[in-house]
Context: one part of a larger RNA
RNA sequence: GUCAACGAGUUAGUGUCGUGAGCAGAGCUUAAGCUUGAGUGUGUAGGCGUAGCGAAAGCGAGUCUUAAAAGGGCGUUUAGUUCGCGGCAUUAAACCCGAAACCGAGUGAUCUAACCAUGAGCAGGCUGAGGGCUGGCUAACGCCGGCUGGAGGGCCGAACCCGUGUCUGUUGCAAAAGGCUGGGAUGACUUGUGGUUAGGGGUGAAAGGCUAAUCAAACUCGGAGAUAGCUGGUUCUCUGCGAAAUCUAUUUAGGUAGAGUGCCAAGUGGACGCUGACUGGGGUAGAGCACUGGAUAGGUGAUGGGAGGUCACACUUUACUGAUCUUAACCAAACUCCGAAUACUGUCUGAACGAUACUUGGUAGCCACACCCCGAGCGCUAACGUUCGGGGUGGAGAGGGCAACAACCCAGACCUGAAGCUAAGGUCCUUAAAUCUAAGCUGAAUGUGGAAGGCUGUCGGCGCCCUGUGACAAUCAGGAUGUGGGCUUAGAAGCGGCCAUCGUCUAAAGAAAGCGUAACAGCUCACUGAUCUAGGAGCGACGGCACCGAAAAUGUAACGGGGCUAAGCUUAGUACCGAAGCUGGGGGCGACAGCCGAUUUGAGCUGCGCGGUAGCAGAGCGUUCCGUAGGCCUGAGAAGGCGCUUCGUGAGGCGCGCUGGAGGUAUCGGAAGUGAGAAUGUUGAC
Numbered sequence: 001g002u003c004a005a006c007g008a009g010u011u012a013g014u015g016u017c018g019u020g021a022g023c024a025g026a027g028c029u030u031a032a033g034c035u036u037g038a039g040u041g042u043g044u045a046g047g048c049g050u051a052g053c054g055a056a057a058g059c060g061a062g063u064c065u066u067a068a069a070a071g072g073g074c075g076u077u078u079a080g081u082u083c084g085c086g087g088c089a090u091u092a093a094a095c096c097c098g099a100a101a102c103c104g105a106g107u108g109a110u111c112u113a114a115c116c117a118u119g120a121g122c123a124g125g126c127u128g129a130g131g132g133c134u135g136g137c138u139a140a141c142g143c144c145g146g147c148u149g150g151a152g153g154g155c156c157g158a159a160c161c162c163g164u165g166u167c168u169g170u171u172g173c174a175a176a177a178g179g180c181u182g183g184g185a186u187g188a189c190u191u192g193u194g195g196u197u198a199g200g201g202g203u204g205a206a207a208g209g210c211u212a213a214u215c216a217a218a219c220u221c222g223g224a225g226a227u228a229g230c231u232g233g234u235u236c237u238c239u240g241c242g243a244a245a246u247c248u249a250u251u252u253a254g255g256u257a258g259a260g261u262g263c264c265a266a267g268u269g270g271a272c273g274c275u276g277a278c279u280g281g282g283g284u285a286g287a288g289c290a291c292u293g294g295a296u297a298g299g300u301g302a303u304g305g306g307a308g309g310u311c312a313c314a315c316u317u318u319a320c321u322g323a324u325c326u327u328a329a330c331c332a333a334a335c336u337c338c339g340a341a342u343a344c345u346g347u348c349u350g351a352a353c354g355a356u357a358c359u360u361g362g363u364a365g366c367c368a369c370a371c372c373c374c375g376a377g378c379g380c381u382a383a384c385g386u387u388c389g390g391g392g393u394g395g396a397g398a399g400g401g402c403a404a405c406a407a408c409c410c411a412g413a414c415c416u417g418a419a420g421c422u423a424a425g426g427u428c429c430u431u432a433a434a435u436c437u438a439a440g441c442u443g444a445a446u447g448u449g450g451a452a453g454g455c456u457g458u459c460g461g462c463g464c465c466c467u468g469u470g471a472c473a474a475u476c477a478g479g480a481u482g483u484g485g486g487c488u489u490a491g492a493a494g495c496g497g498c499c500a501u502c503g504u505c506u507a508a509a510g511a512a513a514g515c516g517u518a519a520c521a522g523c524u525c526a527c528u529g530a531u532c533u534a535g536g537a538g539c540g541a542c543g544g545c546a547c548c549g550a551a552a553a554u555g556u557a558a559c560g561g562g563g564c565u566a567a568g569c570u571u572a573g574u575a576c577c578g579a580a581g582c583u584g585g586g587g588g589c590g591a592c593a594g595c596c597g598a599u600u601u602g603a604g605c606u607g608c609g610c611g612g613u614a615g616c617a618g619a620g621c622g623u624u625c626c627g628u629a630g631g632c633c634u635g636a637g638a639a640g641g642c643g644c645u646u647c648g649u650g651a652g653g654c655g656c657g658c659u660g661g662a663g664g665u666a667u668c669g670g671a672a673g674u675g676a677g678a679a680u681g682u683u684g685a686c
Stems, first nucleotide, its partner, number of pairs: 001686006011092013027048003033042002052059002062074004095233002098230001102223006113197009122187001124156003127152001131148007160184003165180004199215001201211003236620006246259005261365001262363007271356001274350001276348003280344001286338001287336002292332003296328004304320001305318004369394010399410003414587003419583003425577003428562003434574001436573006447564001453548002457545004462540003465536002474531005480504003485499004510525001513524003588610003592607004621675001623672005631665003640659005646653002
């Protein structure tokens, strides 16, 4: 892991509600006990009900409060009670399994810690303390040397004890080992045997270490089915309805209670919701600047500062400051002279008819929500962010579309099919349906990702300017003179810089727009004439579609792919495809209404409905045992097993064949150890 078996709302008391039955014209009922033919009979103590109010005395259809005959509170207008069954609550282990822990009584020092008693062990080598003897020196104390001596938690290193580093091992040789390496090795050494200390206790050269592979409180049994607001699990079928993830409170926040929301029953009877009209209040969106504040520019310019002036004032002045007033244009959640749409309250009206709404009772689940759109706060007008308000979907919702994709778009699945029509979305191939019609745009594979900003890309309309008195471009010619303007300068002559920027001749020509020279010169331009000829190689803003801006990590990889110049984009149109939507054929079920029929019921037709988690309600199937049953089936083959057929929406049932070899049990009832796939479930087998 698989298979098989076992495996979880039970039982009793009490309360409450529903339901069935008995009795009841205020009543209903026994408990213990006794009796017994085991069914019952008896037993009237007691209980509930028949009257309430008050703390009570007490009064009583009233009573209490109170000074009160006032007001108010609770009552009065009447149905109960006993038993069975069911729902729920409660007390008990109370649906099942699960702690870590707490307490009691015991068992442990054959492991290990310390201690006690008594024994045992430590190859070999090295070093050479004190002391002793002796020689020399010294006045002496003493000092130096030689020999001797054999100390030491001394040195090196086996046994022995330990365990430093590393490798192997890691379902091992081993629940701590093996290899190499390492520390101690006469000592606070190691070790044998016997003994002592015991669980909040011991022992500890102290690590919370050790106390029998267990230690921040051992192990065994017991209290004990401790408790678990926590996790997991909780077994047959069909039918009807169908939530919540919110508010308030909480030693409360993953729990619970009341409310909200679901289901069931009874009642009220259209009271709800919707349409239309009216009604009432508002201070939001917007807007505005009348208030409160903010904030920009101009005018005016108080005050203050500076300068001048005065002995001091006065006075004068000011490219400083800048109140107030004024003009223009603005901003505001905590501004408002204003002010909607909606929403909400109430009244009337109309259509629709489905328990829509409400009341009472019983009984749940939910109180972790998620995303999308709209209105806001927080945040960065960041987040698949967070917190509110309104709506939708998911949750609990399948189907079609978006390549794939709970929350987006379309649409709400009773069953059945080789029928039809559509929605969103699509119609070249993948891939069902247009290589559809008409008119434009794009040339970038834009489409098929992206901003500020940039652009003689291209299309469209608009405005202005020039133009047969000849435009624009091109070509030919001119582009002069006072004058080299004045100043400056070494020089400055149109063209270094400063100032001025006039006049004349002209068709026209700047005291010069650019290049150039040391300065001149030189070449162009503006401007003019000619040639040419028709619109402009003039200007401006606007709109459509493109372009640049554009860099990422395995591999194209930013149309799902092929591919496409439309099979891209815009506009208009027609046709088709396309879903579990709608229609049509057949069938099933549910509650109600109508019709037919009938009057004990039942059957039919039409309308409406039948997604579903938590959950509520209803109807059933099957298993074991009991009564029915001294019956019925059964060796002419029971139960069980294997298979086939058939019936039922289903749980399941009838029948037949083979196997099996002795029991089984209809029907209608009753009672439960009553249904297995999950609990790291338990046991067995493999």

Predicted 3D model of a 686-nucleotide part of an RNA (large-subunit ribosomal RNA, domain II) from Candidatus Hodgkinia cicadicola Dsem. Its Rfam family is "Bacterial large subunit ribosomal RNA". The RNAcentral record of the full RNA draws on Rfam. Taxonomically the source falls in Candidatus Hodgkinia cicadicola (Bacteria, Pseudomonadota, Alphaproteobacteria, Candidatus Hodgkinia).